[in-house]
Context: one part of a larger RNA
RNA sequence: GGAUGAACGCUGGCGGCGUGCUUAACACAUGCAAGUCGAACGGGAAUGUUUCGCUGAUGCGAUUUCAGUCAAAUCUUGAAGCAUUUUAGUGGCGGACGGGUGAGUAACGCGUGGGUAACCUGCCCUGUACAGGGGGACAACAGUUGGAAACGACUGCUAAUACCGCAUAAGCGCACAGCUUCGCAUGAAGCAGUGUGAAAAACUCCGGUGGUACAGGAUGGACCCGCGCCUGAUUAGAUAGUUGGUGAGGUAACGGCCCACCAAGUCAACGAUCAGUAGCCGGCCUGAGAGGGCGAACGGUCACAUUGGGACUGAGACACGGCCCAAACUCCUACGGGAGGCAGCAGUGGGGAAUAUUGCACAAUGGGGGAAACCCUGAUGCAGCGACGCCGCGUGAGUGAAGAAGUAUUUCGGUAUGUAAAGCUCUAUCAGCAGGGAAGAUAAUGACGGUACCUGACUAAGAAGCACCGGCUAAAUACGUGCCAGCAGCCGCGGUAAUACGUAUGGCGCAAGCGUUAUCC
Numbered sequence: 001g002g003a004u005g006a007a008c009g010c011u012g013g014c015g016g017c018g019u020g021c022u023u024a025a026c027a028c029a030u031g032c033a034a035g036u037c038g039a040a041c042g043g044g045a046a047u048g049u050u051u052c053g054c055u056g057a058u059g060c061g062a063u064u065u066c067a068g069u070c071a072a073a074u075c076u077u078g079a080a081g082c083a084u085u086u087u088a089g090u091g092g093c094g095g096a097c098g099g100g101u102g103a104g105u106a107a108c109g110c111g112u113g114g115g116u117a118a119c120c121u122g123c124c125c126u127g128u129a130c131a132g133g134g135g136g137a138c139a140a141c142a143g144u145u146g147g148a149a150a151c152g153a154c155u156g157c158u159a160a161u162a163c164c165g166c167a168u169a170a171g172c173g174c175a176c177a178g179c180u181u182c183g184c185a186u187g188a189a190g191c192a193g194u195g196u197g198a199a200a201a202a203c204u205c206c207g208g209u210g211g212u213a214c215a216g217g218a219u220g221g222a223c224c225c226g227c228g229c230c231u232g233a234u235u236a237g238a239u240a241g242u243u244g245g246u247g248a249g250g251u252a253a254c255g256g257c258c259c260a261c262c263a264a265g266u267c268a269a270c271g272a273u274c275a276g277u278a279g280c281c282g283g284c285c286u287g288a289g290a291g292g293g294c295g296a297a298c299g300g301u302c303a304c305a306u307u308g309g310g311a312c313u314g315a316g317a318c319a320c321g322g323c324c325c326a327a328a329c330u331c332c333u334a335c336g337g338g339a340g341g342c343a344g345c346a347g348u349g350g351g352g353a354a355u356a357u358u359g360c361a362c363a364a365u366g367g368g369g370g371a372a373a374c375c376c377u378g379a380u381g382c383a384g385c386g387a388c389g390c391c392g393c394g395u396g397a398g399u400g401a402a403g404a405a406g407u408a409u410u411u412c413g414g415u416a417u418g419u420a421a422a423g424c425u426c427u428a429u430c431a432g433c434a435g436g437g438a439a440g441a442u443a444a445u446g447a448c449g450g451u452a453c454c455u456g457a458c459u460a461a462g463a464a465g466c467a468c469c470g471g472c473u474a475a476a477u478a479c480g481u482g483c484c485a486g487c488a489g490c491c492g493c494g495g496u497a498a499u500a501c502g503u504a505u506g507g508c509g510c511a512a513g514c515g516u517u518a519u520c521c
Base pairs, nucleotide, nucleotide: 001521002520003519004518006517007516008515009514010513013393014392015391016390017389018388019386020385021351026349027348028347030346031345032344035093036092037091040090041089043087044086045085046084047083048082049081050080051079052078053077056075057074058073061070062069063068100304101303102302109229110228111227112226113225114224115223116222119221120220124217125216126215127214128213129212130211132166134164135163141156142155143154144153145152146151172197173196174195175194176193178191179190180189181188182187202209203208230276231275232274237267238266239265242264243263244262245261246260247259249257279301280300281299282298283294284293285292286291306327307326308325309324310323329340330339331338332337357383359382360381361380365379366377367376368375369374396426397425398424399423406417407416408415409414430462433456434455435454436453440448465510466509468507469506470491471490472489476505477504478503479502480501486493487492
């Protein structure tokens, strides 16, 4: 000198774009953050309508022996059908994405380059071939019943794109054996054969939307390998599933991944093991570069979700707002038993030098569900707060010597502040006032927002501070103080004329900032 997710002191006009718990991966009140589909299914509810029936009320009319009888229509009430809306439950898809954090991890975790002849892939795209015929349940519901609650138990009924057999098999899996081509060792691909095994679901507004099998693609993942990735030898030996083999199991798949048996190996001074520290990278800061430091924001990736362990479901998890167990903590309780997990967005307490609103909207972009309308979305888009950073603008311009007043100083003559002010002539950026008013959206739909922007009128008005002035280092005088009070980055200054302390005037530097502290180069 540059830099910062900064903090502190003094000061503070506006705008744009960014950015904001670096500390306690400490504990969390409250609200929201993952739902959706009635075009899969049975049932319930509401409204409307049609038909039929009943009770009661009113009674257009008809009849009349004047007691009454029949009776259109309206209201009330019940059943069935239809239409619309709605929905607890069954079922489907999604809750494995998106969002957060960096505790752990020195590791194939990350980066880079390869490999899989050792692998998987829902939704999507392409192609081929299909969808025949049956069955039994369980919720909901009804009844009984337990419990303070959370939540159950029993009996009975019922639907489906829920579940289970049967049929069929172009192609597919498994077993056996054959031919051709090829390779990088195990082998791979193609063709034909025998036996054997496994599918499906319907809905519809009739336009479609779905279902099953197989093959290919795309996308996403999994595993393996070469190289690279901090410090310590005041850590020198480490290792028994350890190293290898055979067999069996397990996995999508290879593998001590796991198990039985057998052998005794394996790693290490080119630093094993142990200990400390740490998520990694693209990048960021600095530097002429080489290098050094850092890993906030943004992007990629990994790990984690109170702590530890486990599996289930599923194409995908060993799953932040799923389940089970254990532990700590908090809460409810009728003491028998239950409930919870902000390292999501806000917000609270605490810690700290220190870090924001319990805001608006799904209008845009994107995501989930749905045929769609649409619903959900604290992702996201915006707004609020903070000079935290960068950038831009303003706080006026011209003229103006009686060199005014005031202030400081003085050798008392003056000198400085100083064209500075006042005065005169202008201008209107920003802010304020009034009017108009977008793009972002494609037919409709705009949170932002009457925002940006434009126009008009109006007044120099509403808008400057901070540090320094002995040398380094740009900028000096007076007074006060008297080795005191104090200053200080280094040298050093202060003991009676201090350009070094404090104040004033003046000056110098930067400027909505200026200084200080911390850290890095």

RNAcentral holds the full RNA, with entries from SILVA.
Small-subunit ribosomal RNA, 5' domain from a metagenome, 521 nucleotides, folded computationally.
The coordinates come from a structure-prediction model, not an experiment, and the mean pLDDT is 84.